[in-house]
RNA sequence: AGAGUUUGAUCCUGGCUCAGAAUGAACGUUGGCGGCGUGGAUUAGGCAUGCAAGUCGAGCGAGAACCUCAUGAUGGAGGCUUCGGUCAAAGUUGUGAGGGGACAGCGGCAAACGGGGUAGUAAGGCGUCGGAACGUACCCACAGGACCGGGAUAGCCGUGGGAAACCGCGGGGGUAAUACCGGAUAAUCUCUACGGAGCAAAUGGUCCGCCGCCUGUGGACCGGCCGACGUGGUACUAGCUAGUUGGUGAGGUAACGGCUCACCAAGGCAAAGAUGCCUAGGGGGUGUGAGAGCAUGGCCCCCACCACUGGGACUGAGACACUGCCCAGACACCUACGGGUGGCUGCAGUCGAGAAUCUUCGGCAAUGGGCGCAAGCCUGACCGAGCGACGCCGCGUGCGGGAUGAAGGCCCUUGGGUUGUAAACCGCUGUCAGAGGGGAGGAAAGCGUAAGCUUGACCGCUUGACCGAGCCUCAGAGGAAGUCCGGGCUAAGUUCGUGCCAGCAGCCGCGGUAACACGAACCGGACGAACGUUAUUCGGAAUCACUGGGCUUAAAGAGUACGUAGGCGGCCUGGUAAGUUGGGUGUGAAAUCCCACGGCUCAACCGUGGAACUGCGCUCAAUACUGCCAGGCUCGAGGGAGAUAGAGGUGAGCGGAACUGAUGGUGGAGCGGUGAAAUGCGUUGAUAUCAUCAGGAACACCGGUGGCGAAAGCGGCUCACUGGAUCUCUUCUGACGCUGAGGUACGAAAGCUAGGGUAGCGAACGGGAUUAGAUACCCCGGUAGUCCUAGCCGUAAACGAUGAGCACUUGGUCGGAGACCCUUCCACAGGUUUCCGACCGUAGCGAAAGUGUUAAGUGCUCCGCCUGGGGAGUAUGGUCGCAAGGCUGAAACUCAAAGGAAUUGACGGGGGCUCACACAAGCGGAGGAGGAUGUGGCUUAAUUCGAGGCUACGCGAAGAACCUUAUCCUGGUCUUGACAUGUAUGGAUUAGCUUUGUGAAAGCAAAGUAACGCCUUCGGGUGGAACAUACACAGGUGCUGCAUGGCUGUCGUCAGCUCGUGUCGUGAGAUGUCGGGUUAAGUCCCUUAACGAGCGAAACCCUUAUCAUUAGUUGCCAGCGAGUAAUGUCGGGGACUCUAGUGAGACUGCCGGUGUUAAACCGGAGGAAGGUGGGGAUGACGUCAAGUCCUCAUGGCCUUUAUGACCAGGGCUGCACACGUCCUACAAUGGCACGUACAAAGGGAAGCAAACUCGCGAGAGCAAGCAAAUCCCAGAAAACGUGCCCCAGUUCGGAUUGCAGGCUGCAACUCGCCUGCAUGAAGCCGGAAUCGCUAGUAAUCGCGGAUCAGCAUGCCGCGGUGAAUGUGUUCCUGAGCCUUGUACACACCGCCCGUCAAGCCACGAAAGUGGGGAGCGUCCGAAGUCGCCAAGCCAACCCUCCGGGGAGGCAGGCGCCGAAGAUGAGCUCCGCGAUUGGGACUAAGUCGUAACAAGGUAGCCGU
Repeated sequence: AGAGUUUGAUCCUGGCUCAGAAUGAACGUUGGCGGCGUGGAUUAGGCAUGCAAGUCGAGCGAGAACCUCAUGAUGGAGGCUUCGGUCAAAGUUGUGAGGGGACAGCGGCAAACGGGGUAGUAAGGCGUCGGAACGUACCCACAGGACCGGGAUAGCCGUGGGAAACCGCGGGGGUAAUACCGGAUAAUCUCUACGGAGCAAAUGGUCCGCCGCCUGUGGACCGGCCGACGUGGUACUAGCUAGUUGGUGAGGUAACGGCUCACCAAGGCAAAGAUGCCUAGGGGGUGUGAGAGCAUGGCCCCCACCACUGGGACUGAGACACUGCCCAGACACCUACGGGUGGCUGCAGUCGAGAAUCUUCGGCAAUGGGCGCAAGCCUGACCGAGCGACGCCGCGUGCGGGAUGAAGGCCCUUGGGUUGUAAACCGCUGUCAGAGGGGAGGAAAGCGUAAGCUUGACCGCUUGACCGAGCCUCAGAGGAAGUCCGGGCUAAGUUCGUGCCAGCAGCCGCGGUAACACGAACCGGACGAACGUUAUUCGGAAUCACUGGGCUUAAAGAGUACGUAGGCGGCCUGGUAAGUUGGGUGUGAAAUCCCACGGCUCAACCGUGGAACUGCGCUCAAUACUGCCAGGCUCGAGGGAGAUAGAGGUGAGCGGAACUGAUGGUGGAGCGGUGAAAUGCGUUGAUAUCAUCAGGAACACCGGUGGCGAAAGCGGCUCACUGGAUCUCUUCUGACGCUGAGGUACGAAAGCUAGGGUAGCGAACGGGAUUAGAUACCCCGGUAGUCCUAGCCGUAAACGAUGAGCACUUGGUCGGAGACCCUUCCACAGGUUUCCGACCGUAGCGAAAGUGUUAAGUGCUCCGCCUGGGGAGUAUGGUCGCAAGGCUGAAACUCAAAGGAAUUGACGGGGGCUCACACAAGCGGAGGAGGAUGUGGCUUAAUUCGAGGCUACGCGAAGAACCUUAUCCUGGUCUUGACAUGUAUGGAUUAGCUUUGUGAAAGCAAAGUAACGCCUUCGGGUGGAACAUACACAGGUGCUGCAUGGCUGUCGUCAGCUCGUGUCGUGAGAUGUCGGGUUAAGUCCCUUAACGAGCGAAACCCUUAUCAUUAGUUGCCAGCGAGUAAUGUCGGGGACUCUAGUGAGACUGCCGGUGUUAAACCGGAGGAAGGUGGGGAUGACGUCAAGUCCUCAUGGCCUUUAUGACCAGGGCUGCACACGUCCUACAAUGGCACGUACAAAGGGAAGCAAACUCGCGAGAGCAAGCAAAUCCCAGAAAACGUGCCCCAGUUCGGAUUGCAGGCUGCAACUCGCCUGCAUGAAGCCGGAAUCGCUAGUAAUCGCGGAUCAGCAUGCCGCGGUGAAUGUGUUCCUGAGCCUUGUACACACCGCCCGUCAAGCCACGAAAGUGGGGAGCGUCCGAAGUCGCCAAGCCAACCCUCCGGGGAGGCAGGCGCCGAAGAUGAGCUCCGCGAUUGGGACUAAGUCGUAACAAGGUAGCCGU
């Protein structure tokens, strides 16, 4: 950084797609280790269980277990004993004291942090920058204070109720405080009418070090409030708002404030988008990107909000409070049915839903938090571990050597190549993982000691949940590679299988028998513990374009103007300093990104510092530009004066031509209409013609790429009213200007409403034609309408497909309206200038076409519009309209294109030029008949196969009785084979020959005989051919001509087809090759951005026509000679003919004319031949997937006791029929008979065969000659002469059939040819339609040859006789060149439209129906705050006569507000819906043929 994809190709427009990066991902295959991160995105769905907020005994009372002491009782080990007793421990137990501190309570602090989530919220949020009317516990600093009293209450004890939770006791008893209360004191505190008034505390705790308490001030931290700017979508939401906006007063709050209330005023917000609806937490950042942007907000940090849903307050410094309270609701659980309990969006975990997201782990060791003086306790914050390749990063799966390039695999042209140094094998190493040992570090505090005390230093000691680097030892290459891809994009290909099947596919597209695209294998490519896929974002996409796009024709300029808001705006001066610019400064949290350095072995990761954070604020300065203020100016704009042109507009009046009708006259049969007709009109008098009258509409000529108007539009003449423009003068105003969202006005035709009018024309409609049909085109009629008045409609291909305005940028020509200059008697001509309208063109622009001072050039200003095609200008909503309908205006779904301009072709029922037996002019055919032959069809056991418009059909086949001949059929046989090569074995039995059996033959079976070369020691050995067996293989007219070669046909012997260089074009391409002439020709000439060249044409070649020369046998015979009945028969000759070699000749060379001084054409001369002399061979680039696999060759496939081979018989010849090509005829230009003349070119040995004889004849017999200029086939025929026939189914015609023969052949039944005799069919010139031929041609006549045993009416050749017509291009067919249109390119046998029918998909409408959302009205009204009442109740204070009373408070009640709820009428959104509407899509359905060519009626737009 681009690439693929629209086309035959090109350029452009334009969409779709790909390559990149990324992710809280998921899925598939695979999976060694570690580090660091990360992990419920869906149902803010429901939750079992455990834990997540406590702590302080140095605030308080009480205090269990337990311990100690004292004492009493009991007990009695044991000691002493005078045996009477006495002392007496342990144990047990009571009481008291002390220690001890569990559980619970009062009290303090915390619980408002931390942790989770993103539902709500478009602003009460967030971000940035500011602000003033506030609060702040714990912490810090400072100042001051702490006096005197009092009454309760929980716990506890007692006693009730209840299943429990829990609740009580009618003053049940009794107790403490750093709990509560009163009094005193009091200011720098509060209030203040400035006089004054008011307000506190814990003589607490203590280990005596301290920790606390109260008041005030200040600080710090945190918070509340206000403002500016910024912060989604939607106008198919345009108006919203009654506490609403403001004021006064009051209340309320920590604090300002309609925050609340009373009164007053009527404001406030909104196109710079109010209100409504939809969506959404915001930011730092993150992803991507060159950037600008776009997308996003998971983890981490900041802010906000939420805590089952809704409402509410209490406590408190702080909450309207996640694990507090009250109420209502839903849900769940417990229940003894009375009533209760609960809230994982804390950490784990569970169910559900989902493509999908973890352990009911360890620890407070570290960091941090709460409480505490502290020890310490608590801490699912946190630190760690576990699970998941979810991500990033790192490491490993070994290293070196090793060629008989092993085996195996794959391919193969069979030679080999490749996998591949890869493996094996040899040597080495020891990362990671594994085992054992040992262990730095994460740990410093704290505590203790010390000291008069505090702080602090030093020393000693204690503390690890978890991780564990590095180190040592052990073993051994041992445990560790996959995934995707290989047609192009895009790196990497072969074989096999499959056969539009199975499948692939991101786009283009692959697959229908040779698939680099499907599947597999091998090989290769990419990445690698991962690799692919899917989803999403950015990029590429300049494809929403600020950077950085467009609007004539590709999507896109509103039909036009006026004008509101807005945007933009001339020259000069001064001021200001808002924008702008520069400096300073504050802020822009941290993290992230970037840079540097550093720490983990590296990296990821982390640390430190810097830079950056492009922003906002404050301040100083500058003043060019913009803005604002002030003053001035005149060139923009406007006014004035004087002229001018005009289908500008409106109204009224007038006019002539034409038309139609009416009346009358003339007239007398048709008129009219068409491609041709008919309907229609007309003897009741049309058409035609004359006169008069009436009516309506439109205004010929002038008239013009002329004029006017904003556009639509405006055309006879006159008048009235009226808008605008231009020119000249340069007198006035002094920026008054431009554009213009909304808005308003005008706005062709058609259409609508009402009333008129109606000549012509004329939707609808009727009739006539046309047609397969003809609801059309054509014709005859004809209603609305067209016209007028008044009012709607508001659209057009309303177009220059080109918005308006201003300025600038080479020119030429023409037209319209003016002025001026020069000249001049005037006029014309000329020049200058202003405005308007056209054409051509420079630069430039443009994809090109084109445009080009009237821009589509260069700039500025403003508006409108576009963003792939279809769906669709459709649906829905809104709005306008009487309606028709207009304006606004989607989506689902579907396609990979749709398009613009130009290019080359092809095509046209487009044009021009030209050619051809193309037509015309002629001659002769064929189509009708009979026959021959080929084809189709039918038939058949089989009728083998191929060829199919021209370019198949007397074609392959130059010759099917057998053979030929074939997978044609029936039947019988063979299996290494009918044919080729090789190997191995055998052995002389074999091969061959003879014979036999069987058989239709092939074949099978059998018998006999028995060969050759070399060596030889004669015993034998060996070898080739051949045979037998076996194996490789042979064989195939089997398939594919759409896998091919070769060959061939056709366009077409048409004149075309190309290249090099140059030039033009962005390019495909063009030019050359066009144009003017000319030619048979792209033949030649001229012109010319072309100059040359090639393949074709021509020429060269063959033949034929003339002559010369050479040669002279087998040919020839003039002259000489010989000979014969006769003949070049013989001697001889080369003259001639001829033969066959070599040459000559013809070149528009000569003359005249035409033409451009050309090419060339016309005419002529000469010449055997004249303009290519005639004929042949020769066939450009290419087209038809033309034909041929059955000539041959050949890839692949198939077959192998058969699809090969052999044999017999049959078939290819079959016959209701159809077609093609021929033959013979239909007759007198003929037929028949007789006579008679003249060719050319060929063939001949398994041959041609003379003569002679026989036969009517076919032919036979015998037989000379000839491998042939010698002999033979061989008689040419028509012609010519004579005669007959006399127009008829004949003396035409010969089919058919019968009989008798001949020939070939092994064999003529199916199924040959010929002869003779007899028979004697159709046919009397052929419908529509059609073929050949332009001169030695057509026509006609015979001759020969190939094939071949035999068998042509076919084919290929040969000569004889020998015409007619046309010198034209209108038409048919085909072709060439130029041009034009095109929506065709498989190229008109093209393309393509709509209905109907079928399937499927999404959408709209729809009686209705289900649900959601936000509001509104009314009702009800919980909890609770606030207010009022408070007769009931009450410790603290006051009074008291001690009974009580007061102050104050409370229960309770009432009131305002008030959630949920109920109800009503609407709004809005979503779903379903019988039926219905159109739409999209779907190889081969139906009907037509609308469009593309003049598309056969030019097309299209509106109605």